Predicted 3D model of a 1539-nucleotide RNA (small-subunit ribosomal RNA) from a metagenome.
RNA sequence: AGAGUUUGAUCCUGGCUCAGAUUGAACGCUGGCGGCACGCCUAACACAUGCAAGUCGAAUGGCAGCGGGGGAGAGCUUGCUCUCCUGCCGGCGAAUGGCGGACGGGUGAGUAAUGCGUAGGAACAUGUCCUAGAGAGGGGGAUAACUCGGGGAAACUCGAGCUAAUACCGCGUAAUCUCUACGGAGCAAAGGGGGCAAUUUAUUGCUCCCACUUUAGGGUUGGCCUACGUUGGAUUAGCUAGUUGGUAAGGUAAAGGCUUACCAAGGCGACGAUCCAUAGCUGAUUUGAGAGGAUGAUCAGCCACACUGGGACUGAGACACGGCCCAGACUCCUACGGGAGGCAGCAGUGGGGAAUAUUGGACAAUGGGGGAAACCCUGAUCCAGCGAUGCCGCGUGUGUGAAGAAGGCCUAUGGGUUGUAAAGCACUUUUAGUGGGGAGGAAAGGCUACAUGUAAAUAAUGUGUAGUGGUGACGUUACCCACAGAAAAAGCACCGGCUAACUCCGUGCCAGCAGCCGCGGUAAUACGGAGGGUGCAAGCGUUAAUCGGACUGACUGGGCGUAAAGGGCGCGUAGGCGGCUUAUCAAGUUAGAUGUGAAAUUUCGGGGCUUAACCUCGGAGCUGCAUCUAAAACUGAUAAGCUAGAGUUCAGUAGAGGGCAGUGGAAUUUCCAGUGUAGCGGUGAAAUGCGUAGAUAUUGGAAGGAACAUCAGUGGCGAAGGCGACUGUCUGGACUGAAACUGACGCUGAGGCGCGAAAGCGUGGGGAGCGAACAGGAUUAGAUACCCUGGUAGUCCACGCUGUAAACGAUGAGUACUAGUUGUCGGGCUAGCUACUGGUUGUUUUCAGAGUGAUAUUUUUACUUUGAGAAUGACGAGUAGCUAGUUUGGUAACGCAGCUAACGCACUAAGUACUCCGCCUGGGGAUUACGGCCGCAAGGCUAAAACUCAAAGGAAUUGACGGGGGCCCGCACAAGCGGUGGAACAUGUGGUUUAAUUCGAUGCAACGCGAAAAACCUUACCUACACUUGACAUACUAGGAAUCCAGAAGAGAUUUUGGAGUGCCAGAAAUGGAACCUAGAUACAGGUGCUGCAUGGCUGUCGUCAGCUCGUGUCGUGAGAUGUUGGGUUAAGUCCCGUAACGAGCGCAACCCUUGUCCUUAGUUGCCAGCAUUUAAGGUGGGCACUUUAAGGAGACUGCCGGAGAUAAUUCGGAGGAAGGUGGGGACGACGUCAAGUCAUCAUGGCCCUUACGUGUAGGGCUACACACGUGUUACAAUGGGUGUUACAGAGGGAGGCGAAGCAGUGAUGUGGAGCGAACCUCACAAAGGCACUCUUAGUCCGGAUUGCGGUCUGCAACUCGACUGCAUGAAGUUGGAAUCGCUAGUAAUCGCGAAUCAGCAUGUCGCGGUGAAUACGUUCUCGGGCCUUGUACACACCGCCCGUCACACCAUGGGAGUGGGUUGUACCAGAAGAUACUAGCUUAUCUGGGCGGUAUCCACGGUAUGAUUCAUGACUGGGGUGAAGUCGUAACAAGGUA
Repeated sequence: AGAGUUUGAUCCUGGCUCAGAUUGAACGCUGGCGGCACGCCUAACACAUGCAAGUCGAAUGGCAGCGGGGGAGAGCUUGCUCUCCUGCCGGCGAAUGGCGGACGGGUGAGUAAUGCGUAGGAACAUGUCCUAGAGAGGGGGAUAACUCGGGGAAACUCGAGCUAAUACCGCGUAAUCUCUACGGAGCAAAGGGGGCAAUUUAUUGCUCCCACUUUAGGGUUGGCCUACGUUGGAUUAGCUAGUUGGUAAGGUAAAGGCUUACCAAGGCGACGAUCCAUAGCUGAUUUGAGAGGAUGAUCAGCCACACUGGGACUGAGACACGGCCCAGACUCCUACGGGAGGCAGCAGUGGGGAAUAUUGGACAAUGGGGGAAACCCUGAUCCAGCGAUGCCGCGUGUGUGAAGAAGGCCUAUGGGUUGUAAAGCACUUUUAGUGGGGAGGAAAGGCUACAUGUAAAUAAUGUGUAGUGGUGACGUUACCCACAGAAAAAGCACCGGCUAACUCCGUGCCAGCAGCCGCGGUAAUACGGAGGGUGCAAGCGUUAAUCGGACUGACUGGGCGUAAAGGGCGCGUAGGCGGCUUAUCAAGUUAGAUGUGAAAUUUCGGGGCUUAACCUCGGAGCUGCAUCUAAAACUGAUAAGCUAGAGUUCAGUAGAGGGCAGUGGAAUUUCCAGUGUAGCGGUGAAAUGCGUAGAUAUUGGAAGGAACAUCAGUGGCGAAGGCGACUGUCUGGACUGAAACUGACGCUGAGGCGCGAAAGCGUGGGGAGCGAACAGGAUUAGAUACCCUGGUAGUCCACGCUGUAAACGAUGAGUACUAGUUGUCGGGCUAGCUACUGGUUGUUUUCAGAGUGAUAUUUUUACUUUGAGAAUGACGAGUAGCUAGUUUGGUAACGCAGCUAACGCACUAAGUACUCCGCCUGGGGAUUACGGCCGCAAGGCUAAAACUCAAAGGAAUUGACGGGGGCCCGCACAAGCGGUGGAACAUGUGGUUUAAUUCGAUGCAACGCGAAAAACCUUACCUACACUUGACAUACUAGGAAUCCAGAAGAGAUUUUGGAGUGCCAGAAAUGGAACCUAGAUACAGGUGCUGCAUGGCUGUCGUCAGCUCGUGUCGUGAGAUGUUGGGUUAAGUCCCGUAACGAGCGCAACCCUUGUCCUUAGUUGCCAGCAUUUAAGGUGGGCACUUUAAGGAGACUGCCGGAGAUAAUUCGGAGGAAGGUGGGGACGACGUCAAGUCAUCAUGGCCCUUACGUGUAGGGCUACACACGUGUUACAAUGGGUGUUACAGAGGGAGGCGAAGCAGUGAUGUGGAGCGAACCUCACAAAGGCACUCUUAGUCCGGAUUGCGGUCUGCAACUCGACUGCAUGAAGUUGGAAUCGCUAGUAAUCGCGAAUCAGCAUGUCGCGGUGAAUACGUUCUCGGGCCUUGUACACACCGCCCGUCACACCAUGGGAGUGGGUUGUACCAGAAGAUACUAGCUUAUCUGGGCGGUAUCCACGGUAUGAUUCAUGACUGGGGUGAAGUCGUAACAAGGUA
C1' cells in the first nucleotide's frame, strides 16, 4: 500500500466482499512447563449454610461463665479432693455509657441532568487531627442490668422494687461567642488512670497523661451556585400558574419560590423548548498516518442504588447494603392469635445462558475501627486453588548419517517423491521426575539500658540511640547442587483466484463446499479420502463484535448536464457573506507569563526480576480551560469621510410583456330559399352513417361559437408557467445616451408570502369545430386498441379551488477574470452614399409692375429696379434609408486553452476563483405504509421499516440484429421451359407391430443417405444348441510331422471310430531347430458394448461468398480505431486515384487437367486422298496426305483502332481471328461458424463385460403394414400407341471372364465353342430420328398395376425373400388443391448406351453420347449474401431480451370488529408511617417543659372516570418479495411493427 466482483471487451460511477489490528469472549480439534494479568457481558432473578463491624473494665453498676487468692466446713492418706461464702485479683457474658456501624466492600437498575467533565464563585458546616486563649465551681432526681410477679407457642412484653456513671437535668460563672431596639440580654463542662505525698481509710493535695467545655485560627472533608461541553428522533412545535420576577414572612448549616401570603405577567423555545427512546459519567481502552470512529470489563476519580415504594429518627456526617417505622410482592415459622427475612459483601446453590472459578488459608505484610496500650475485629487485603481466557518466556533434543533402506504416494515404468527424514553411530540434559541444600518479603511494637523533654523528682511518661528474645498464610517458596535417561512432551488450519501451497482415487447438479466470485451433470488442483506441500505453533481454526481498508457522510478529504443528486419560478424575514480611506477600542486573532489539566495509562531515558511480559524512578506529554500582560496587520465594533457596487432624476428606443373594453375578415357547421339528380361519405379494402321525405355539389341570405392563415424568422417579450388579427385605454420590466444627485443603501436567502401549463373540481353561462367515456362498423385467433361513422363531459367565458409536469438548457442565484471567427435582434457614435425638407449665397433666365436711355410719338428692344417664379452651382443643416467601422445589451452557430468517465462544454462555461441557498449517498421494496399538514373531492406535501439481490447504472467500443436507410450481387424474384404435390408401383424414413423387425443419419446441410447391390453368408438383431487361454496374436511345457480318406450320431457346430502317412535344416549318432497340430497352465486375447459433449483423421454447411488478418507508425485514458473508409471500376479487398498511413500474409486471379483451332513428331491393331489389285470387305499391295491416337509446341494479351472516363483503372463499339474480354467445363474451398456428422471405415483416452456384452452353428429377422412424408419410375396418350423397314454415336468392361458364327426354342434361354488379357476378338442390334401402314379421342390398339397358370437362369438352397420369360388377367389414372422444385446454351427437355457393386438381382448411383429449345423488361417485391451508415435495454447475439394478470408454495409487512399488557396525562375519592400546626382529656422525679391521646393540612401504595402513547395478538383483507422448466397474451428494447 491494495485486491476480487456488473461487460463479449473498455473507461467511469457505485455497492458488496477480502487481506490487518483488537476482545472480560464462546465453540471445534489438540494440549508439556513457568511467570504476569484476567474471569456472570445474560435474570438490579430467587436464595439453603457459614463468615463479612466491632471495640473499650484506663466511663459504670456489677459477677452469669472461666482461672487465681482468702475464709469456713467435710473426707481423710497432711497435702490432696469436695461443698459453701467472699468481686479481693486476672479477667468478663448480658446491661448502662463512649467511639465506630455515613469508611471499607458490591452493583449499574434509575438518571440526558438535582449527574459527570473542565474552569470559576460566595451565602455555609466540618467529629476525630494541629496551633492558640479561657475554663472545668457547686448540686439534683432518675433508669437499665438485677430481684419478684404476670402474659405469650414464639418474637417479645407488662407491672412492682433496688442501683451506678464520662447517662440525664437545673443553679453559678463567661467572652475576641450569639442576638440586639446598641440600653442590654442569652449560652458551658466529666471525669478516669499512673506516680509521689498526706490522711479521718471516707478521701484529699501536687504532678503527668488521657478525656471534657468554650472561643479563634489552620487542615481535611462535605453542602450550595454559575459558565461551557455532554446520544438519537421534528413522522415530538409549542411548553409553563409556584410557572417568571418583586415585597414581606417562614425555613435551612447555607444563597434561593426552598415554602407561604400579596402584587406584576412574566419565563423557555427553530442556536430545538416540551415529549419519546436509549444510556451511569470521566481518566482512559481499541482502531486509525492523522483527523476521526467505536467502547466505558479489570485499575483510578465522581454519581446513583441496596427486595419494590414512601418516611423520618440518631448523629459532625445518613434520610443509612449487613439500623428503625409504614405500605406492597415474595419466602419461611406458627399452638392460626401472631411473628421473622432481604448475598447488587466473600464463598456457595438453583435458574437464565454460547459462557465466566473454591461453601480454601492467614491477619505474616499494607490499610481500617476500637483501645493509653498489650491486644481484639477485619471474605478490605495478602496468598493459595480452578480455567491455554489473554500477554510473555522456555522445551519437545544436538551433530553425523546414501544402501538415497523398507513402507506409502505418483509414474512417460526409465524413475520421481516422502528424504538426512528414519534406522545406525557419537553427544547434551533446559523443563518435568527423585533426593538434598536454601534467601528475601520482618520492620515496628514488647522488654532492658543510656541520653533527653515535662516535672520538685532518680517515680511516671513522651522522644531518640543501643542491645535483647520472639513474630511468615504463601511454603515441599524463589534460587542452587546432585542423580538417571533421548528418556515423559505437536498439533491445527489451509492448498481454484483474491492468498503462500498439487497430484491420485472415490462421487457424478447426488452427496456436499462456499468470505466474495463461484465449484459438483463420469477424466473435479473447488465435494470426501490419501500422499505431498504451505502457514502458524501449545496452540490452531470457526463464530460474534469494533475500528481500518471506506475519499462509502469527504474538517483534513466527495459530488449534483447524461451515472443518485438544482427547489417549477419569483419576492422577501431571520441568518450567512460583503467596496475604498482615516482614527479609536481590543471581542475574534497572535505572543508571553501564571494557575490548573489527580494518580495510573501512552511515550522517552534509567533501574529491578537469568530474558521478556511485568514492576519501578525521573522527564516529556496531556493538543484543554481560566486569569494577567503585550501587539494592532486582518475580521469585528464605534466615529468621520469617499464614489468605482447599488439606486434616483432627464431624454430617447424596441417588443406576441400583462389587464380591461371595443372592432374585423377568411373558414367550418347549422338554418332558410333557389338550381339540380342519384348517389354521397369513408378506407389498405370495406362497412356502419347520410340520401328520392331530394343528399353530396352549386348560388344567395341568415345565425352562432371558437381560433386568428400569409407576415413568421436557430426573430421578439416575460422570473417561470407562457404570450401571435386590429384599435383604444390602464400598467410592469428591459436597453441606450449625457450630466447631476444619494452615499454601501449590496448578494444570497431556512421558514414565510405570491405566481404557476394541461387535466380535474364547484357555481352560473356558452357550445361552431374538435373530442376522453360510450355506441356502432371494420381488422383480428381474440381486439374492451390502432382505422372508420357518430358522440357526452371537456375544450370557451366569469368567479373560486387544485398546485402538479420530461414545470428541461434534464445545467440554482450573484460577482470578477480567461484566444478568436461568423451570423442575427435592439440602441449609441464616426465616415460615406442616396432620397426628401427647408436655409444662405452666386450665376443665368421667365412673367408682371415701375422707371431710365435712344427716338417726334407709340410699339418693340436695351438697361435699371421691385415682386413672383424657374434652372443651375457652392456652403452649412435636418429627417429617413443603405453600407462600412466601433461600442453596448440580448440571442445563435463554430472553435483554442482549460475541464470532463466519455459524450461533450468552451465569455450565455460544464474553464479559473469567491459568497449564499437547495439536494445526493447501491438496486428493489417505495413518487409506498403509518402519522401529521393542505384540499369539496380527486389527490398533493412530508416520508420510513421489515424483507430481498450482488449487482442496478452512465458513456463509449466491436459484433449481431431491425416489419431502419443507401449501394451491389445470386435461377433470388420477374420472363420462360419442364416437373413435384393427385394415380399405380419402386425405394428411403417416421409410426405401429414383432422374439427380432440390428445400428447410425433428423430444417436448409436426414429421408434411391452409410448400403458401388440383406435368399445363406454379409449380420452387428432374435430364438435354440454349443465352447471357455477361446475364432485371432505373442510367450512356456509336454507329445506328435503336417496332412489325407472312410464310417456313425446330430439341424449343424460338434462328438466319436477306423485307416493311410512320416517330410525340411544341422549333426556320425544321440539329439536340436523352423513351420504346423494336439493337450495343459498363466500372462492375456476378444467386444459393431458406452461416451462424436474426452479425441485424431475424414466430411457436410455458410460459400467459390470476397472476404479474414498481421508488422511498424499514428490517434484514443481504454476496449479499440486507422490501414480495410472515400470517388470510380470489377466476377473479385480486381485495379486506379485520393488518403496518417506505409507495407505484408491467407483468400481472388493465374499456374494443373479437359475441351475448342493449328503445327511438329510417330504410324499399328487406327486411316484411305491419289495409284494398283480384289471374292467388293481398307480385304490386299502401297501410303501416312486426311481422320484419329498421344507426346510436344503455337495461339488470346483489352495486344490494335475509335468513343466515354480524371490524360487513370476500366468500359462500349469495331477489326482480325477457330476462339474476345476469367472462351466452355473440372480439380482447387481463406479466418472461422454450427460442442454440425461419424467411437459401426480406421485410429484412440476413459468406463464397462470376461463359462460372456466374447466365439461357433442352425433357423428366423433386417423384406412386417390401419397409416404419414421424402425421392423416383411408368403413365394418363395422336408432337402419341402399334407393326414393318432404314440410318447415325460416344465412353467403357472382359480370363473362376467377354463369349462370335451356326443350330434349337414364341421367348427368357439352351447348345456351340471360333476369337480375345483386347485401337485386333467380344459385350454390341444404339434409341429417339427417317420412310410406310394402322389406330381417330375411347378408360381406348392409352396405361400397365394386380392375379392365375406354365417356364428360363444364377446359386448348396429362390417358402418366408431373386431376376427374367410366355399365355391369360387388365386396377388406379383423362395432366393433378393449397403449396413447391430444377434450369440462362450445346443448357432445359427428350432419347438410348456403358460401368462399378455383383453367383444372381438396378426405376438407384456414376459416366457417355444423339436430338435440341424458350426467355431474361428489369431489381418494386420474396429468399440468401457483401459493403457503408443508423438505432438497440441483444452478446447463448431476434429461435435474443422482456412486461403484467392469473394459479401454486414460502417469507416479512400494512389495514382490521376487537382482545390482552406496559408507560403516562388530567380530574376526583381515600389516606398508613411520618412531618408541621393547634389542643378540650390522661400522665410526668426534674418542668415558661416533655410524653400519650385528639383535631387539621401535606403525603406513598391503592381506587374511580376519561384521554394519550407503545407492545403483543386477531376472523378477514391489501399490496410487496422470493421460487429450472404452469396459464393468458406480447406492453417495452429496431421506426419493436400505432415512435

The sequence is in RNAcentral, with records from SILVA.